[in-house]
A computed fold for an 842-nucleotide part of an RNA from Triticum aestivum, annotated as large-subunit ribosomal RNA, domain II. The source organism's lineage runs through Eukaryota, Euphyllophyta, Spermatophyta, Liliopsida and Triticum. It matches the Rfam family "Eukaryotic large subunit ribosomal RNA". Rfam links the family to the GO terms structural constituent of ribosome and ribosome. For this family Rfam cites "Crystal structure of the ribosome at 5.5 A resolution" (Yusupov et al., Science, 2001).
Context: one part of a larger RNA
RNA sequence: CACUACGCUGCAACUGCCUGCGGGCUCCCCAUCCGACCCGUCUUGAAACACGGACCAAUGAGUCUGACAUGCGUGUGAGUCGACGUGUUCUGAAACCUGGGAUGCGCAAGGAAGCUGACGAGUGGGAGGCACUAACGGGCCGCACCACUGGCCGACCCUGAUCUUCUGUGAAGGGUUCGAGUUGGAGCACGCCUAUUGGGACCCAAAAGAUGGUGAACUAUGCCUGAGCAGGGCGAAGCCAGAGGAAACUCUGGUGGAGGCUCGAAGCGAUAUUGACGUGCAAAUCAUUCAUCUGACUUGGCUAUAGGGGUGAAAGACUAAUCGAACCAUAUAGUAGUUGGUUCCCUCCGAAGUAUCCCUCGGGAUAGAUGGAGCCCAUUACGAGUUCUAUCAGGUAAAGCCAAUGAUUAGAGGCAUUGGGGACGCAACGUCCUUGACCUAUUCUCAAACUUUAAAUAGGUAGGAUGGCGCGGCUGCUUUGGUGAGUCGUGCCACGGAAUCGGGUGCUCCAACUGGGCCAUUUUUGGUAAGCAGGACUGGUGGUGCGGGAUGAACCGGAAGCCGGAUUAUGGUGCCCAACUGCGCGCUAACCUAGAACCCACAAAGGGUGUUGGUCGAUUAAGACGGCAGGACGGUGGUCAUGGAAGUCGAAAUCCGCUAAGGAGUGUGUAACAACUCACCUGCUGAAUCAACUAGCCCUGAAAAUGGAUGGCGCUGAAGCGCGCAGCCCACUCCCAGCCAUCUGGGCAAGCGCCAUGCCCCGAUGAGUAGGAGGGUGCGACGGCCACUGCAAAACCCGGGGCGCGAGCCCGGGCGGAGCGGCCGUCGGUGCAGAUCUUGGU
Numbered sequence: 001c002a003c004u005a006c007g008c009u010g011c012a013a014c015u016g017c018c019u020g021c022g023g024g025c026u027c028c029c030c031a032u033c034c035g036a037c038c039c040g041u042c043u044u045g046a047a048a049c050a051c052g053g054a055c056c057a058a059u060g061a062g063u064c065u066g067a068c069a070u071g072c073g074u075g076u077g078a079g080u081c082g083a084c085g086u087g088u089u090c091u092g093a094a095a096c097c098u099g100g101g102a103u104g105c106g107c108a109a110g111g112a113a114g115c116u117g118a119c120g121a122g123u124g125g126g127a128g129g130c131a132c133u134a135a136c137g138g139g140c141c142g143c144a145c146c147a148c149u150g151g152c153c154g155a156c157c158c159u160g161a162u163c164u165u166c167u168g169u170g171a172a173g174g175g176u177u178c179g180a181g182u183u184g185g186a187g188c189a190c191g192c193c194u195a196u197u198g199g200g201a202c203c204c205a206a207a208a209g210a211u212g213g214u215g216a217a218c219u220a221u222g223c224c225u226g227a228g229c230a231g232g233g234c235g236a237a238g239c240c241a242g243a244g245g246a247a248a249c250u251c252u253g254g255u256g257g258a259g260g261c262u263c264g265a266a267g268c269g270a271u272a273u274u275g276a277c278g279u280g281c282a283a284a285u286c287a288u289u290c291a292u293c294u295g296a297c298u299u300g301g302c303u304a305u306a307g308g309g310g311u312g313a314a315a316g317a318c319u320a321a322u323c324g325a326a327c328c329a330u331a332u333a334g335u336a337g338u339u340g341g342u343u344c345c346c347u348c349c350g351a352a353g354u355a356u357c358c359c360u361c362g363g364g365a366u367a368g369a370u371g372g373a374g375c376c377c378a379u380u381a382c383g384a385g386u387u388c389u390a391u392c393a394g395g396u397a398a399a400g401c402c403a404a405u406g407a408u409u410a411g412a413g414g415c416a417u418u419g420g421g422g423a424c425g426c427a428a429c430g431u432c433c434u435u436g437a438c439c440u441a442u443u444c445u446c447a448a449a450c451u452u453u454a455a456a457u458a459g460g461u462a463g464g465a466u467g468g469c470g471c472g473g474c475u476g477c478u479u480u481g482g483u484g485a486g487u488c489g490u491g492c493c494a495c496g497g498a499a500u501c502g503g504g505u506g507c508u509c510c511a512a513c514u515g516g517g518c519c520a521u522u523u524u525u526g527g528u529a530a531g532c533a534g535g536a537c538u539g540g541u542g543g544u545g546c547g548g549g550a551u552g553a554a555c556c557g558g559a560a561g562c563c564g565g566a567u568u569a570u571g572g573u574g575c576c577c578a579a580c581u582g583c584g585c586g587c588u589a590a591c592c593u594a595g596a597a598c599c600c601a602c603a604a605a606g607g608g609u610g611u612u613g614g615u616c617g618a619u620u621a622a623g624a625c626g627g628c629a630g631g632a633c634g635g636u637g638g639u640c641a642u643g644g645a646a647g648u649c650g651a652a653a654u655c656c657g658c659u660a661a662g663g664a665g666u667g668u669g670u671a672a673c674a675a676c677u678c679a680c681c682u683g684c685u686g687a688a689u690c691a692a693c694u695a696g697c698c699c700u701g702a703a704a705a706u707g708g709a710u711g712g713c714g715c716u717g718a719a720g721c722g723c724g725c726a727g728c729c730c731a732c733u734c735c736c737a738g739c740c741a742u743c744u745g746g747g748c749a750a751g752c753g754c755c756a757u758g759c760c761c762c763g764a765u766g767a768g769u770a771g772g773a774g775g776g777u778g779c780g781a782c783g784g785c786c787a788c789u790g791c792a793a794a795a796c797c798c799g800g801g802g803c804g805c806g807a808g809c810c811c812g813g814g815c816g817g818a819g820c821g822g823c824c825g826u827c828g829g830u831g832c833a834g835a836u837c838u839u840g841g842u
């Protein structure tokens, strides 16, 4: 699927369930490899031995309002708003309709005020339009707006015709003065964003200060009235007895029982153990020890003194667990330039730590840097972190000092003058010698506050139509002068007056953040120096990830959407660790401790017969250097000095002879000699040798406290150091392909309506703290429209599926059992990880 119901049968489709197999998406768990320090915060800089943070749920911070400003939107418009009244309606003091006076604001300004009060223009630039032309092109009209010049109004400063009671009036004219004016209006009302300000004013938080009360049950002190304080010791005054004495009186023994006396219970206190305890028995206790215990003693009750007040044998002690000013309430949500915190997502742009001023230095205002809203224009215009040409200004670097100023070394020459010393001389402004000053020509070395000279770099201006060249007018300026200057009018001139680059350029309004900086190359000031302090130019970090420097804010490379391929930079290529234990040449042996890559994580002067190069000067077949061997003499024991000195304590000389050669002597040595040796010469040997300087590696110089760091292992014809060559490795770099977002540019409607907040195409770009802007998302409530829901709404749970870059959203399953959603609007006590946040739980 039949007209309907039941039964049977058949075919097809769909759905559910079970089982098996296969594929995809998503999520969870385990393991391996690689990467990887904990968030928030203040900060130049945080993983920090800086602070907050055990965990979870719920709460929790830019709000509302008045005023004002810019922008945007809506209504109306020289007006606008609509108190109030009427009507309609659905509960409403609401909403809607209608009429409409006044107030406000606007339509006129100026002046302290009396008061007076706007003849509307011109020139230049201008979007655009008009007509002409075949075209090039020039001509005309020119919005908004901009620039300049006028007129007018008011104030101010002049001038002063007319009229006039002689006091006023104020025509015409003028000004280098002032105005938040005028020159055919643009406002008013409402709404929104942003900003400022008054209000608790984003939230939490003081120390203080004020007003009014409550407290002396703790404790401080006074007064009144009560209570209490074993047992001993010492033994004051007074008294008694005896003895002595002439007496005064003294002595002895008793009695007596005084005392801020003593020992010590109760009581009251609290020295030491720095004992116990120390989430205790206890927000001050326990034990032992200790102090006092008839007195300024202890204590009950009543009473008095009250907060800038009391009370105090005084410690700033005590005044109800509170005291260098009690407690309670209020103003009060006090204030804080200070600390902490400040809640969803994506996209686009993107800082400053500088200048001036401030009772300013932990903060502000104003500029600057930034964002947003735009607006006027449109390719010979306009512009530039660039070059070129022309032309300016300069006094740094350098240089100079036989140029000025200042500093400064050395000789040389010197007439006169002058200071000191000296010789001759009685003396001389006499002669001579000498040394300074001084003069002359030279010479050495210098200058932030010296300079004749004088860069490089950096800086200003210009490179044309707003120009150039003429002609004429005006002027109180200017000139000896119609000379000039300015201005007005007018005519002519287009090869558009350097290069390169850009696609946009110019202008207005409003506003946030910032106003602690730091580092590097170069330069520079202070400082012994500093990871020190202060400047300049540029670049970075802050605000920024990535590859490399083992590690790392700033160094080197290089800046970044998401993916894939290819490729290089810096740096590497024994293993850790991707990539040649590649090739070629040289150096290095390092036992206190070889060495191994900018910043950079150190080492110097000095020394080395370690080794390798170089420069320079010598010797050498006429035999060097070295080795072995021989000689090393005479005058002369040179002179002086010395106690002595014969080569050799010392001083001054330092010759001659013979020689192959031999010093009036290089050392040892002696009291002095002697003796030995060296320089020097020769023989044998037979080929190279010696000195000085220089610089590569290496060594030394080179000692510190946990065990220890070329990053580690390790490495020696290197895996070290210095060169050269050829490969290879990888970054988010560069290149190519795809996708996403943003932005510029171009195209698309006539023929049913709507959708252009749309569709299509080329191209470029993509970092980001503070901060700004745009677009989304979630929560609660209300209005309108449309849905869902006991055949199961919301909430909650899930190893389920999907969409979105994301905040999030949709579906499925479970649980649950009565409400709830979407779209278009409106409103807001609207989004949490932090605040030693609040409450509850673990």
Base pairs, nucleotide, nucleotide: 038053039052040051041050054842055841056840057839058838064199065198066197067196069194071192072191073190074189075188076187079105080104084099085098087096088095109116110115121149122148123147124146125145128141129140130139132137150183151182152181153179154178155177156175157174158173163168202341203340205338210330211329212328213327214326220305221304222303224301225300226299227298228297231263232262233261234259238255239254240253241252242251243250244249267292269290272288273287275286276285307323309319310318344776345775346774347773348772349771354367355366356365357364358363368514370511371510372509373508374507375506377504382502383501384500386499387498388463389462390461391460392459398453399451400450405447406446407445410442412440413439414438417437418436419435420434421433422432423431424430467493468492469491470490471489472488473487474486475485477484517541518540519539520538522536523535524534525533526532546557547556548555561739562738564736565735571729572728573727574713575712576711582725583724584723585722586721587720595715606700607699608698610697611696612695613694614693615692617690618689619688626685627684628683629682630681631680633657634656635655639651640650663678667676668675740766741765742764743763745761746760747759748758777831779828780827781826782825783824784823785822786821788819796814797813798812800811801810802809803808
Record summary:
The coordinates come from a structure-prediction model, not an experiment, and the mean pLDDT is 81. The full RNA is in RNAcentral, with records from SILVA.